[in-house]
Context: one part of a larger RNA
RNA sequence: GAACGAACGCUGGCGGCGCGCCUAACACAUGCAAGUCGCACGAGAGGCUCUUCGGAGUAGUAAAGUGGCGCACGGGUGAGUAAUACAUGGGCAAUCUGCCUUUGAGAGGGGAAUAACCAGCCGAAAGGCUUGCUAAUACCCCAUACGCUUCCGGUCCCUCGGGUAAGGAAGGAAAGCUGCAUCGUGGAUGUGGCGCUCGAAGAUGGGCCCAUGGCCUAUCAGCUUGUUGGUAGGGUAACGGCCUACCAAGGCUACGACGGGUAGCUGGUCUGAGAGGACGAUCAGCCACACUGGCACUGAGAUACGGGCCAGACUCCUACGGGAGGCAGCAGUGAGGAAUAUUGCGCAAUGGGCGAAAGCCUGACGCAGCGACGCCGCGUGGGGGAAGAAGGUUCUCGGAUUGUAAACCCCUUUUAGGAGGAAAGAUGGGGUGGGAAACCACCCGGACGGUACCUCCAGAAAAAGCCACGGCUAACUUCGUGCCAGCAGCCGCGGUAAUACGAAGGUGGCGAGCGUUGUUC
Numbered sequence: 001g002a003a004c005g006a007a008c009g010c011u012g013g014c015g016g017c018g019c020g021c022c023u024a025a026c027a028c029a030u031g032c033a034a035g036u037c038g039c040a041c042g043a044g045a046g047g048c049u050c051u052u053c054g055g056a057g058u059a060g061u062a063a064a065g066u067g068g069c070g071c072a073c074g075g076g077u078g079a080g081u082a083a084u085a086c087a088u089g090g091g092c093a094a095u096c097u098g099c100c101u102u103u104g105a106g107a108g109g110g111g112a113a114u115a116a117c118c119a120g121c122c123g124a125a126a127g128g129c130u131u132g133c134u135a136a137u138a139c140c141c142c143a144u145a146c147g148c149u150u151c152c153g154g155u156c157c158c159u160c161g162g163g164u165a166a167g168g169a170a171g172g173a174a175a176g177c178u179g180c181a182u183c184g185u186g187g188a189u190g191u192g193g194c195g196c197u198c199g200a201a202g203a204u205g206g207g208c209c210c211a212u213g214g215c216c217u218a219u220c221a222g223c224u225u226g227u228u229g230g231u232a233g234g235g236u237a238a239c240g241g242c243c244u245a246c247c248a249a250g251g252c253u254a255c256g257a258c259g260g261g262u263a264g265c266u267g268g269u270c271u272g273a274g275a276g277g278a279c280g281a282u283c284a285g286c287c288a289c290a291c292u293g294g295c296a297c298u299g300a301g302a303u304a305c306g307g308g309c310c311a312g313a314c315u316c317c318u319a320c321g322g323g324a325g326g327c328a329g330c331a332g333u334g335a336g337g338a339a340u341a342u343u344g345c346g347c348a349a350u351g352g353g354c355g356a357a358a359g360c361c362u363g364a365c366g367c368a369g370c371g372a373c374g375c376c377g378c379g380u381g382g383g384g385g386a387a388g389a390a391g392g393u394u395c396u397c398g399g400a401u402u403g404u405a406a407a408c409c410c411c412u413u414u415u416a417g418g419a420g421g422a423a424a425g426a427u428g429g430g431g432u433g434g435g436a437a438a439c440c441a442c443c444c445g446g447a448c449g450g451u452a453c454c455u456c457c458a459g460a461a462a463a464a465g466c467c468a469c470g471g472c473u474a475a476c477u478u479c480g481u482g483c484c485a486g487c488a489g490c491c492g493c494g495g496u497a498a499u500a501c502g503a504a505g506g507u508g509g510c511g512a513g514c515g516u517u518g519u520u521c
Stems, first nucleotide, its partner, number of pairs: 001521004006517005013378006019371002021336001026334003030331003035069003040066002047058004076289003086213007095206002100202007108142004117132001119130004148171005156163003176194008215261003222252003227249008264286004268279004291312005314325004342368001344367003350364001351362004381411004391402004415462001417457005425448001429444006465510005470491003476505005486493002
C1' cells in the first nucleotide's frame, strides 16, 4: 500500500447491487418448512336450510381409510475425515438405473383376504385386542411368452476371456380407468387417451477399480494376524479378506510405514510485476453429518434431517402402570461472545412433487423489513460580490490572517417533502361467443406495489464530519502544564520559552464517512 463475512470510537442525507452467528455440531417455547391423486377403490358425515315430518338439498362434499407416486430432490451445517474424501486423467470383458425417449411382443382364466365400517373390550393418555362385513391398478394361483434367467450345445467376432448365430431342456408376466360414438339400461362393442407386463436400445444418475497431485511432526522407526497371498464357499447390482473354513508366511517402511497434531476438498478468493504466499464466507461441484452410538426394513435409489427399532444423556406429560420429543430447515428464544437481521408478504415469476386437467402443496424461490457491513453513484448548492465589514487568532501595535469566506445581488431545484399519473416483469391457464378443428374476438389474472418511472408545486430551503500537523509524512503558531499530567507505530517527547502533553486559532488529508484494533499478502 492492498484486502476483510469484521469489531470498537466519533459522526451520519439519499439510492442501486451485494453481504450479514467466523464463538456453543450449546439447549430450544411457538408457528410454518412434503404432500398429492375421486380419471385406482370401498364407504361416507356433523352442521345448516327447506319440509307435507316421510324426507329433500348442501353433497356422494368434508374428514378418515386401502392403493399409487413422491417423501433418497430441494433446504441446513462442517462435527468427523490426511483418505472408503477431493481434483485431474483413465478402466469396468466385474456393474445397477424409478420417472423420460425409441422400439418388439403381450395384457387369457380364476381365487382368498383385509383396512375403513359395525359390535364388544382394555388403557389416564399414547395406543391396542377380539368378533363380523366389504372393494380395488392391493395380494395369490393357473395359462401363455421372446433374442429374459439357468443348464447343454457349439458358429462367428474381438480389446483374449468375453460377446454372439442355429438347436435343445427347465423356469419366470400382467390391471385396469376414462372421453366420444353405437347398441342399450346388467353392461357390451368400436375408437382415442392415460396406465399395466416381459424384452431390446438410448439418455440421465449412480456404484466399483487404477494412476498422479495437494498440511505439519523423526523429541513418532519400526508396523501388521483377516494381517499378505492361495483354494473352496457365502454375500453383493458388481470385483474383492467384503465375510467364513482350510493352507502357505507373507505384506508395508528412510522416495518416511506406524504413531501424534491440525484440517472438509475443489472451481476459486486476497495479495504480488511475477514466481510465490495466505485463505476456502457468499455462488457452483463433490463429500460427510442430522441429540450421541449402533442396526436393519421399505424401495429403482437410504442404512433415510422433519421414517422405524435398540441403547445412552437430556427435556416434558402422567391417574406412577406407562408414554412423548430431537431447529446443523425458515423465522424466533435463552446462553456464549468484540460481534452477525423479521416469530414479515406471496406462490404473481423460476423451479420441484402429485394430478388427464382444473388445481393443491412448496420458509426452495421471488420480494419486502433491519444493519454505512462492503462496493458503486448522487447530494449537502451555482455565479457575482473588497469599505478586504464585524467577530476570532496573532502582533514588532504599523499590520497580518481567517477571507470571496460571510452579508448582499442574480440563478438553479438533483435528493429529501407535497400532489397527480403509472408500469415492464404475463407466458400460460380459465370463462363467454363464433368455428368441424386449427384458430379468432372479448373478459378475468402481480406478492413486490400505488413501488420503480414520468410530470407538476414550494423553497437555498432539510443534509458534514473524522483524523492528523517533531522526523519517517502533506500540514504551525499562541496559551496552559513543568520528567507532573500525559503522548507514543519506530526514533523518542515532557525537569519554566514544548511546532511531540492539553486547549484555541490556523493548516493538511480523506469525506458520509474518518480513525483505531485484529488478520493476510

This is a predicted structure of a 521-nucleotide part of an RNA (small-subunit ribosomal RNA, 5' domain) from a marine sediment metagenome. Its Rfam family is "Bacterial small subunit ribosomal RNA". The prediction has a mean pLDDT of 83.